[in-house]
Molecule: transfer RNA
Organism: Chloropicon sp. RCC4434
RNA sequence: UGCAAGAUGGAAUAAUCGGUUAGUUCACUAGGCUCAUGCCCUAGAAGUAUAGGUUCAAGUCCUAUUCUUGCAC
Numbered sequence: 001u002g003c004a005a006g007a008u009g010g011a012a013u014a015a016u017c018g019g020u021u022a023g024u025u026c027a028c029u030a031g032g033c034u035c036a037u038g039c040c041c042u043a044g045a046a047g048u049a050u051a052g053g054u055u056c057a058a059g060u061c062c063u064a065u066u067c068u069u070g071c072a073c
Stems, first nucleotide, its partner, number of pairs: 001072007010026004019056001028044005049065005
């Protein structure tokens, strides 16, 4: 330098040909339970790398940029 893949709460990981309020597990907070802690039960907060475009509707499609990984030189 070129090509390919990827970026989703604090961590990990889904989301079908673009269509229900972006789901699940752990962690966190609050309540319940307990003499107390833990386990367990219930509830809550927290997320689509950045900036544009297409569309009635974008995590998904298009463009550019940033970052990560791999391959080639």